[in-house]
RNA sequence: GAAGUGGGCCAGACGGUCGCCGGCCGGCGCGAGCCGGCUGGAGGAAGGUCCGGACUCCGCAGGGCAGGGUGCUGGCUAACGGCCAGGCGCAGCAAGCCGCAAGGCCCAAGGCGACGGAAAGUGGAACAGAAAGCACACCGCCGAAGCAUCCUUGGGCAUGCCCGCGAGGGCGUCCCCGGGGCGCUGGCAAGGGUGAAAUGGUGAGGUAAGAGCUCACCGCGUCCGUGGCGACACGGGCGGCAUGCCAAACCCCACCCGGAGCAACACCAAAUAGGCACGCGCGCGGCUUCGGCCGCACAGGGCGGCCCGCCCGAGCGUGCGGGUAGGUGGCAAGAGCGCGCCAGCAAUGGCGCGCCCAGACUAAUGACCGUCACGCCGGGCGACCGUCGCACAGAAUCCGGCCUAUCGGCCCGAUUCCCCU
Numbered sequence: 001g002a003a004g005u006g007g008g009c010c011a012g013a014c015g016g017u018c019g020c021c022g023g024c025c026g027g028c029g030c031g032a033g034c035c036g037g038c039u040g041g042a043g044g045a046a047g048g049u050c051c052g053g054a055c056u057c058c059g060c061a062g063g064g065c066a067g068g069g070u071g072c073u074g075g076c077u078a079a080c081g082g083c084c085a086g087g088c089g090c091a092g093c094a095a096g097c098c099g100c101a102a103g104g105c106c107c108a109a110g111g112c113g114a115c116g117g118a119a120a121g122u123g124g125a126a127c128a129g130a131a132a133g134c135a136c137a138c139c140g141c142c143g144a145a146g147c148a149u150c151c152u153u154g155g156g157c158a159u160g161c162c163c164g165c166g167a168g169g170g171c172g173u174c175c176c177c178g179g180g181g182c183g184c185u186g187g188c189a190a191g192g193g194u195g196a197a198a199u200g201g202u203g204a205g206g207u208a209a210g211a212g213c214u215c216a217c218c219g220c221g222u223c224c225g226u227g228g229c230g231a232c233a234c235g236g237g238c239g240g241c242a243u244g245c246c247a248a249a250c251c252c253c254a255c256c257c258g259g260a261g262c263a264a265c266a267c268c269a270a271a272u273a274g275g276c277a278c279g280c281g282c283g284c285g286g287c288u289u290c291g292g293c294c295g296c297a298c299a300g301g302g303c304g305g306c307c308c309g310c311c312c313g314a315g316c317g318u319g320c321g322g323g324u325a326g327g328u329g330g331c332a333a334g335a336g337c338g339c340g341c342c343a344g345c346a347a348u349g350g351c352g353c354g355c356c357c358a359g360a361c362u363a364a365u366g367a368c369c370g371u372c373a374c375g376c377c378g379g380g381c382g383a384c385c386g387u388c389g390c391a392c393a394g395a396a397u398c399c400g401g402c403c404u405a406u407c408g409g410c411c412c413g414a415u416u417c418c419c420c421u
Base pairs, nucleotide, nucleotide: 001417002416003415005413006412007411008410009409010408012372013371014370015369016368017367018366020041021040022039023038024037025036026035027034028033043392047403048402050401051400052399053398054397055261056260057259058258067257068256069255070254071253072086073085074084075083076082087115088113089112090111096105097104098103116252117251121250122249123246124245138192139191140188141187142186145185146184147183149181150180151179152178154177155176156175158173159172160171161170162169163168200218201217202216203215204214205213219241220239221238222237223236224235225234226233227232265329266328267327268326275320276319277318278317279316280315283296284295285294286293287292298313300312301311302310303309336355337354338353339352340351341350342349343348374389375388377386378385379384
């Protein structure tokens, strides 16, 4: 310097004018309030409400069952399904190696992994395929063994007929040995084909053909040793391969979990209607067809405050208590923010100094102007000019995470390669 890659940060700046919400101070006012000044006022996600906690109320002797969650190892934390570091596995770009090429091997940094258990049990595997788990045999390979059959233009023994004087020759028959073909029974699982997956892989020996049948290496299992807190790694011995896959199927194992949520909850507390206690009152007489009617009296109420009067009249008054409306707290000093130092690879923790930073309840956080910065577009040779734009979004008890959305810009780390010294 280049490439790929991982991470962090910012989220226009300054000034002015007019508003909005909260707080403090001052002045005026009996008060409600009005006026003035100062000051604070969205986010990295305030979002989704997925996980964890604080806090509050209810429940709870202890233990278990049911139910839910988590799941490699070590650490961090208030806690977590989060974070950090590590292990193992998977995929794979650059570089490197092989190759004419297609491509293959290997694969830094970085990426991805619900990553406990499948030799406890139950169960599942679509389609394709012969077969999907006590493996199987479609194509194919073999023809060793058994049966049947054909050919033999190989050999041997015996024998019939014919030819030849003879040595011998020709044509047949039967049996034995051998060679070959085809079929059935059979042997095989190397090759083809199906599939996401086919019962360890590669090579050699071996065989009728084959096969862990045998051997070497790799893999797997098991035992031991060494290193590591551990996951695990490395090395050695033994085993001929048993134990294929799925637990994001039931299940088993280990650990964790009581429920509801700030509309929680606590306090203050009207009107009306219930509740409880106390006080006063609900009376007397006559008539009656038993429905009532009449007269006198009466707590209390109405007629604007009082007296008289008139009318209504069986309930009225006082106190206490619970709840509602409404109000206040919860609710902003905190697992807080900034800087520095220390411990740690890191997450994180400790110490010191400094700071106080929205708090609403139809719910504020806005609009405009100027200068500058940034970006797109247009114009200009150029200096520059003009228009437009500046994302996603927006608190509601608080905090830690995860996930999702996001115009544009800045910075840093490790890795690989190239160049220079």
The RNA shown here (Bacterial RNase P class A) has 421 nucleotides and comes from a Burkholderiales bacterium.
The source organism's lineage runs through Bacteria, Pseudomonadati, Pseudomonadota, Betaproteobacteria and Burkholderiales.
It matches the Rfam family "Bacterial RNase P class A". Its family is annotated with tRNA processing, ribonuclease P activity and dimeric ribonuclease P complex in the Gene Ontology. The family's RNA type in Rfam is ribozyme.
The gene name in the source record is rnpB.
The RNAcentral record of the sequence draws on ENA.
Of the family's consensus pairs, 92% are formed in the model.